[in-house]
Context: one part of a larger RNA
RNA sequence: CGCAGGAAGUUUGAGGGGAGCUCUCUCUAGUACGAGAGGACCGAGAGGGACAUACCCCUGGUGUUCCGGUUGUCUUGCCAUGGGCAACGCCGGGUAGCUAUGUAUGGAACGGAUAAGCGCUGAAAGCAUCUAAGUGCGAAGCCGGCCCCAAGAUGAGACUUCCCAUCCCUUCGGGGAUUAAGGCCGCAGAGAGACUAUCUGCUUGAUAGGCCGCAAGUGUAAGCACAGCAAUGUGUUCAGCUGAGCGGUACUAAUUGGCCGAGGA
Numbered sequence: 001c002g003c004a005g006g007a008a009g010u011u012u013g014a015g016g017g018g019a020g021c022u023c024u025c026u027c028u029a030g031u032a033c034g035a036g037a038g039g040a041c042c043g044a045g046a047g048g049g050a051c052a053u054a055c056c057c058c059u060g061g062u063g064u065u066c067c068g069g070u071u072g073u074c075u076u077g078c079c080a081u082g083g084g085c086a087a088c089g090c091c092g093g094g095u096a097g098c099u100a101u102g103u104a105u106g107g108a109a110c111g112g113a114u115a116a117g118c119g120c121u122g123a124a125a126g127c128a129u130c131u132a133a134g135u136g137c138g139a140a141g142c143c144g145g146c147c148c149c150a151a152g153a154u155g156a157g158a159c160u161u162c163c164c165a166u167c168c169c170u171u172c173g174g175g176g177a178u179u180a181a182g183g184c185c186g187c188a189g190a191g192a193g194a195c196u197a198u199c200u201g202c203u204u205g206a207u208a209g210g211c212c213g214c215a216a217g218u219g220u221a222a223g224c225a226c227a228g229c230a231a232u233g234u235g236u237u238c239a240g241c242u243g244a245g246c247g248g249u250a251c252u253a254a255u256u257g258g259c260c261g262a263g264g265a
Stems, first nucleotide, its partner, number of pairs: 001152001005163007015149004021049007033038001051106005059100004066093005071086005110144003117137004164264001166177004182260004186202005207253003210249005216242003223236005
């Protein structure tokens, strides 16, 4: 820009893409078959491998924004406590998020038309013949079925709901104006993200930060007291501290606003 008024939402599916794998074991059955050795078709079930998709409850990883231990050195006047640097100094753990080696699921079933092949009926050719007319089966393959995209499918579809058809000019083709439903700008942001887009909100508000509580992590802070010559230990104390998590709370910031947008050939 188009989809012959303007919008919001829900969809149909022309068409396109993806997936499509495979093994072992058990039963049937030591049956059919076979002198024996051996050993099935058909059918039923169980467990795997690789691959793919999704996810983070579990098991782990990471987690340089969380907690603790500790070495050297500088420093907060000293002690103590903190802070800086040394690959996060090194080390032990670890929330959210992200993850696989973790968890869940998938390949199918089924239907249609077929290939090789197997047939039925059956002439040409009194027989025979699956084929010439006719007709039935038959593959991991083909078309559906499963998953995803999809009406620019210009063949532009469908459904539901909302807004109305005002004013001015006109060469009567149209042009312009204020608006409606609605949208955009702007702002706070994340379940989204390169940007954009998407999504959640904008005081009639929990959108982010702060604060409060909880969860979760670390593992018992500082100070003081007591015990010990001291190192240190014990008590106060399952303490103290705490990023991303959950819930609450308008304290801070989303102020005030602006613009666009139909009149139905």